[in-house]
Context: one part of a larger RNA
RNA sequence: GUGAACGCUGGCGGUGCGCUUAAUGCAUGCAAGUCGAGCGUGUCCCGGUGGCGCAAGCUGUCGGGAAAAGCGGCAAACGGCUGAGUAACGCGUGAGCAACCUGCCCUCCGGUGGGGUACAGCCCAGAGAAAUCUGGGUUAAUCCCGCAUACGGUCCCCGGACCCUGGCGCCGGGAGGAAAGCCUUCGGGCGCCGGAGGAGGAGCUCGCGUCCUAUCAGGUAGUUGGUGAGGUAAUGGCUCACCAAGCCGAUGACGGGUGGCUGGUCUGAGAGGACGACCAGCCAGAGGGGGACUGAGACACGGCCCCCACUCCCACGGGAGGCAGCAGCAGGGAAUUUUGGGCAAUGGGCGAAAGCCUGACCCAGCGACGUCGCGUGAGGGAUGAAGGCCUUAGGGCUGUAAACCUCUUUUCCGGGGGAAGAGGAAGGACGGUACCUCGGGAAUAAGCUCCGGCUAACUACGUGCCAGCAGCCGCGGUAAUACGUAGGGGGCUAGCGUUACCC
Numbered sequence: 001g002u003g004a005a006c007g008c009u010g011g012c013g014g015u016g017c018g019c020u021u022a023a024u025g026c027a028u029g030c031a032a033g034u035c036g037a038g039c040g041u042g043u044c045c046c047g048g049u050g051g052c053g054c055a056a057g058c059u060g061u062c063g064g065g066a067a068a069a070g071c072g073g074c075a076a077a078c079g080g081c082u083g084a085g086u087a088a089c090g091c092g093u094g095a096g097c098a099a100c101c102u103g104c105c106c107u108c109c110g111g112u113g114g115g116g117u118a119c120a121g122c123c124c125a126g127a128g129a130a131a132u133c134u135g136g137g138u139u140a141a142u143c144c145c146g147c148a149u150a151c152g153g154u155c156c157c158c159g160g161a162c163c164c165u166g167g168c169g170c171c172g173g174g175a176g177g178a179a180a181g182c183c184u185u186c187g188g189g190c191g192c193c194g195g196a197g198g199a200g201g202a203g204c205u206c207g208c209g210u211c212c213u214a215u216c217a218g219g220u221a222g223u224u225g226g227u228g229a230g231g232u233a234a235u236g237g238c239u240c241a242c243c244a245a246g247c248c249g250a251u252g253a254c255g256g257g258u259g260g261c262u263g264g265u266c267u268g269a270g271a272g273g274a275c276g277a278c279c280a281g282c283c284a285g286a287g288g289g290g291g292a293c294u295g296a297g298a299c300a301c302g303g304c305c306c307c308c309a310c311u312c313c314c315a316c317g318g319g320a321g322g323c324a325g326c327a328g329c330a331g332g333g334a335a336u337u338u339u340g341g342g343c344a345a346u347g348g349g350c351g352a353a354a355g356c357c358u359g360a361c362c363c364a365g366c367g368a369c370g371u372c373g374c375g376u377g378a379g380g381g382a383u384g385a386a387g388g389c390c391u392u393a394g395g396g397c398u399g400u401a402a403a404c405c406u407c408u409u410u411u412c413c414g415g416g417g418g419a420a421g422a423g424g425a426a427g428g429a430c431g432g433u434a435c436c437u438c439g440g441g442a443a444u445a446a447g448c449u450c451c452g453g454c455u456a457a458c459u460a461c462g463u464g465c466c467a468g469c470a471g472c473c474g475c476g477g478u479a480a481u482a483c484g485u486a487g488g489g490g491g492c493u494a495g496c497g498u499u500a501c502c503c
Stems, first nucleotide, its partner, number of pairs: 001501002004499005011374006017367002019332001024330003028327003033074003038071002041068001043066010081285003090210008101201002105198008113147001115145002121138007154175004162167001181190003211257003218248003223245008260282004264275004287308005310321004338364001340363003346360001347358004377407004387398004412440006421430001447492005452473003458487005468475002
């Protein structure tokens, strides 16, 4: 010094931290949705209006609204968790890409013409215990598909100054490739398509650095290089065919062990040593293993498919699931919390907005786990009560300590008021909290450990190598300052000791 634990003890507040073990298994709830100003439908409500009806009501139409499933768009690749794996361009640092991609956002250039067909939903029929599925009919769009056009962009051919790996708004020719509407106060606004640049974000390459082990000395066949091809956003043996036989290694290859890396943290005069919890950056993982799909972005924690293990449902035909999200449970363990409140703030997604969602987050709860602050009273009060202990029996110590007197009220209890946090009228979970004020009453609040030397603090009794102590040296066998108890004393103090580990 600690993310600590254990023993004894425990008044309050601020602030931080809280499964280090089983990346073991999980009941339940919640943790990612949103848009009706992209689209069609049915249901309900309100208003206007028409028909039938005495009425209740039925039915048609127009407008508005609500929730529902569906199509479509964006988000879901962020945020949150964990550290298993990884000794690696994984991380750190410094460079490079004339070898690359980039939704939303910003700046700029050009465009937005004209058609068509489906699938959900819905209706009908059917299969199944369920999960769910099949067939037929019908339908909209910012869904999907042709056509037209092409500033620029892509590809091919010819030529070219500059540049120099595949760069270039330098020129000529050819090929093929776009689009979507919605709202409107009619001014416009939001979108859509092609292109150039930017910002931010990724990808790839390289230099250097990055634990122990030689009781691991040789390792390697896609291996090392080449040609060509495939593949990718892109270089590359990334993959494949063929050709060559290379490549790495005592400056430690290969193997084994351990381990996420860093900013930093702890210690130390420093050099160094040890560590990598919280917070922040990067990486990796989502029951174990593999795979791709969608997409600007994933090989995707709360998406899909397959295999394995496990759990659950089943009508035995077949299905469902993945807390290393927040709580919570079991288990393991010396050991680590509430199945809480709120979207008020900050931030995120969607939306034109209102808003909706948000276990991110902000708060509250529990834990002396750490740290900081405060309190448990203050002043006076005896040649000094009582009690206790010791005693040379005179006395000494406890000790101004107590009683008692005076005072105060932090804290506590009770009453009243009551925020800031909310940039703009309203709107605050925290919270009737902080804070202010009034009243009451010393009232509600002290322990732990040590006293042989190291090391600060000594006597008595009990015990008698017993019972016990102990970090080291060592104490105890009849006067033990070392065991046990008591009185006294030392130390620290809401803590004090012990254990473990680091310097």
This is a predicted structure of a 503-nucleotide part of an RNA (small-subunit ribosomal RNA, 5' domain) from an uncultured prokaryote. It matches the Rfam family "Bacterial small subunit ribosomal RNA". Its mean pLDDT, the model's own confidence on a scale to 100, is 87.